[in-house]
Context: one part of a larger RNA
RNA sequence: GGGUUGUUAAGGAACUCGGCAAAUUGACCUCGUAACUUCGGGAUAAGAGGUGCUCAUGAAAGUGAGCCGCAGAGAAUAGGCCCAAGCAACUGUUUACCAAAAACAUAGGUCUGUGCUAAAUCGAAAGAUGACGUAUACGGGCUGACGCCUGCCCGGUGCUGGAAGGUUAAAAGGAGAUGUGAGAGCAUUGAAUUGAAGCCCCAGUGAACGGCGGCCGUAACUAUAACGGUCCUAAGGUAGCGAAAUUCCUUGUCAGGUAAGUUCUGACCCGCAUGAAAGGCGUAAUGAUUUGGGCACUGUCUCAACAGCCCGCCCG
Numbered sequence: 001g002g003g004u005u006g007u008u009a010a011g012g013a014a015c016u017c018g019g020c021a022a023a024u025u026g027a028c029c030u031c032g033u034a035a036c037u038u039c040g041g042g043a044u045a046a047g048a049g050g051u052g053c054u055c056a057u058g059a060a061a062g063u064g065a066g067c068c069g070c071a072g073a074g075a076a077u078a079g080g081c082c083c084a085a086g087c088a089a090c091u092g093u094u095u096a097c098c099a100a101a102a103a104c105a106u107a108g109g110u111c112u113g114u115g116c117u118a119a120a121u122c123g124a125a126a127g128a129u130g131a132c133g134u135a136u137a138c139g140g141g142c143u144g145a146c147g148c149c150u151g152c153c154c155g156g157u158g159c160u161g162g163a164a165g166g167u168u169a170a171a172a173g174g175a176g177a178u179g180u181g182a183g184a185g186c187a188u189u190g191a192a193u194u195g196a197a198g199c200c201c202c203a204g205u206g207a208a209c210g211g212c213g214g215c216c217g218u219a220a221c222u223a224u225a226a227c228g229g230u231c232c233u234a235a236g237g238u239a240g241c242g243a244a245a246u247u248c249c250u251u252g253u254c255a256g257g258u259a260a261g262u263u264c265u266g267a268c269c270c271g272c273a274u275g276a277a278a279g280g281c282g283u284a285a286u287g288a289u290u291u292g293g294g295c296a297c298u299g300u301c302u303c304a305a306c307a308g309c310c311c312g313c314c315c316g
Stems, first nucleotide, its partner, number of pairs: 001311008010302002014300001019297001027051005036041001038145001052067006068072001080295007087287002092104002108143007120129003146282004151212003156209002158205005165200003171194002176189005213231005240274001241271001252268005
């Protein structure tokens, strides 16, 4: 000097991106226990008290009296807790070896295909899975418990349907034409007409791919604009939520918490660029999840010291 372990005056997060690490808590018995809630939970919530030995009594639990120590779960093993917010309902799954999560899955929801030799999938085929199942079944897509809900647009793209019409291949057809020939014929060519799906066309369809405006004016202070005008569109964003895991300007503004708060919470709405199953908004419980705050606790720190063990180096 390094590693590891233990202890520490006073203070107690001043450390730091951040209480990272450490410390606190810890067993059993009794009392006691809030908001919220899907009435199950939350909950060991929080918080408080007790715990040894001897004697008496008692069936025991216990009760009473006494004794000792600084200390009685006497050592060791054995939750720190609370408040608020985001995300995901939950248990589960994952990047074997830098990510365990808000990602994946999930029950539930919905759309869609499939009538059985099912659709779908594997295979060259046979055949197999689906399934020794049969629409309360099976496949695919999206969403993701539960609660309240899920607005407008079918112009484009897709999908579905459509006995008409247009276009259209092979094929059918054969008016004619050309060559040749005396002719019969042969060869080449060939119009009309008939002719499927598809496309055009006509409809439907959004929990299909997707989309959901601009400018100008206006109220008896000012400001603002319920209101009006105009242009464009398939239709101009409804309910909700909103500086948000989304807000550039931005540390927006106000309020709360602090002596002091770019974070946090509650509001406002001027949403650069929210928004309804690429779901919207809530939500008890759950989480080695993320953010902010508080109590307790501490060598994280003020500021360092001492000690045990191990290693390194020096001397003998």

The part of an RNA shown here (large-subunit ribosomal RNA, domain IV) has 316 nucleotides and comes from Faecalibacterium sp. The coordinates come from a structure-prediction model, not an experiment, and the mean pLDDT is 88.